[in-house]
Context: one part of a larger RNA
Molecule: small-subunit ribosomal RNA, central domain
Organism: uncultured prokaryote
This record gives sequence, structure tokens and C1' cells, in this order.
RNA sequence: CUGGGCGUAAAGCGUACGCAGGCGGUUUGUUAAGCGAGAUGUGAAAGCCCCGGGCUCAACCUGGGAACUGCAUUUCGAACUGACAAACUAGGGUUUUGUAGAGGGUGGUAGAAUUUCAGGGUGUAGCGGUGAAAUGCGUAGAGAUUGGAAGGAACAUCAGUGGCGAAGGCGGCCACCUGGACAAAUACUGACGCUGAGGCACGAAAGCGUGGGGAGCAAACAGGAUUAGAUACCCUGGUAGUCCACGCCGUAAACGAUGUCUACUCGGAGUUUGGUUCCUUGAGAACUGGGCUCUUAAGCUAACGCAUUAAGUAGACCCGCCUGGGGAGUACGGCCGCAAGGUUAAAACUC
Repeated sequence: CUGGGCGUAAAGCGUACGCAGGCGGUUUGUUAAGCGAGAUGUGAAAGCCCCGGGCUCAACCUGGGAACUGCAUUUCGAACUGACAAACUAGGGUUUUGUAGAGGGUGGUAGAAUUUCAGGGUGUAGCGGUGAAAUGCGUAGAGAUUGGAAGGAACAUCAGUGGCGAAGGCGGCCACCUGGACAAAUACUGACGCUGAGGCACGAAAGCGUGGGGAGCAAACAGGAUUAGAUACCCUGGUAGUCCACGCCGUAAACGAUGUCUACUCGGAGUUUGGUUCCUUGAGAACUGGGCUCUUAAGCUAACGCAUUAAGUAGACCCGCCUGGGGAGUACGGCCGCAAGGUUAAAACUC
């Protein structure tokens, strides 16, 4: 470079934004770079190929032709691509009025529960824990019960194959700030679009730095059990951490194991959120948009399965990635990081 692929066999970057690049709607005109046709020049000879000739044949030698698919110059053409000019509204965007929502940030605040009190009352011998126990707590008054105080974290029911978000993710209530989506109707703009190597931003949990905080839970750790042993599973404790602020880390089965964008292709059922119409005004019906879920036709698929939210079709554009198993997502080097490590990424050897 090419071929074939990427749900589960190797393979979709965790996700978005976006410079370059690639690709790009409808109509008219111009141009003639790409494109097509003709002409001229050149494309050494030899070789290859075709038709002949010469060595008795062949190899070999030799004559002619073809070919040399290319390049340059020039003439013509104008469908398509490009360029230029003018226009359009179907893509995109803006406007108006609304709708739903755990979308994000900041501040405040409520109640239930747990725990603690070297706090108060009542009250007496156990409590706790397990398969059974023990460690542990308790006559210095525990556990239980009652009213009180403190403090941290999480928000029962509602709750739903419900909703929102690009993904990670988001759930008490209130206020403020703020992003997106959708519907209806009108007007405006006039291709302003799609993708996106590098780049940049976000990115669960754990972990790291500094300073706070610390109720519950709980790596490590200690003790008690179990066991042949028990560096575990069970129990009693318990520190980092979990929480907050600021700054790092940049990874996950970051999953729909399914990149993004557009169009087209039978049906049925449910749910969520808009709009319109109808009357018999109902827990109504019909129609029409946007999400989510189930089922299935054609088609696809190795099968499983997917099936208008495709893994179908036209497809199309663009990007990423794969190329037998192990060695290895490792070594070395580079870049990033405080570190932990991340990222890029081989080979020998072996089957």
C1' cells in the first nucleotide's frame, strides 16, 4: 500500500469540544485544474511478444513489426468533481411562548436512626456475641428504660426495565446562579454542515499532598474462635480511609463488551413527556412530535441473537483499532506524575 474485519472469536479511544486534513444540499452561468477525445514530439539499443531468415534442429545469431499502457506541447468537449459569480431553502443556526426533569454549582435548613456523654432519673445482675463459644463490657452499677446534650454521615416511604446528563454520574427540603432537551407557531439567516490525526477539557473507586473533620463503617493491625495448620471465612476491638476545602492522579467488566453523523425499510404492546381534534365530558377516543422498555416480519448473523434506539439496506463520509498463543501491555527509551504509577511500546526465545 492492499484485502478482510472490529456485540460474544484479535479488534470502537472512557467521553466530549475542536485547529489542520478528508468529505459535503438545490438551481443557473462562466472557467477548464481534475476528466474525456484527437494531433505532434519523445518514450536509446538490446530483451519480452508476433511474423520471417541463418547455423542439419535447438539453444544461439539476425531482419521487420508490435509494444513501451509514460511524459510534454497543442486543439476540441463540458456530464461529473474542483474554482469563480449569482441565487435558493429541504441541512444547520437564530427568534417567540411554554413544558418536563435525582442535569451542574453555591448557601441555608428539617426529621428519623446510629454513636458518645469521666451528664441526670428509675432500677439490678447480667449484657453482648455465635453453629456452639470465647475474647469484650458490667456491683467502681452495665444492659434495659426515661427525658436532656453533643457530633458526623446518609437522606426511609414516594421509587418505577421512571427521569436527567457527552460520558463519569446524579435522589430529603428551600433559595440563588447556571447548562442542555422537547413542543407549538411565526419570522429571520442562507450551506454557515459532518467527521476529526495532533491539541484541549471533563473523567467512578482507590491512591497521593496540605489543612480541617471523624458518628457509623472499616483495609492494615491486635485478640478470641474454627482447623492438622488458618497469615482466611465467624466474633470482639480497631488505624488509615470513607466526609469537607484546595491541588494532584487519569485509570475500571469507564459495558450496550456495539465510534460519530445522515437517509431509507412490516407490525404489535407498554411507559414517560409535549401538542391538536372529537364528542357520548371519561380513569375517554383518534391523530401527531421527543425519550425509554418489551415482542416480532423482511433482512442480517458461525450461532447466540440484532431487528426504525439494527448487528438490516443504500449506504455514504470521516476517525480509531485488529492481523496465531505465550513472552507482554512486559523491557529499553521518550513524555507525564510528589509518589504510586500512567502512556507510547518491542525483541530474543518458545508452542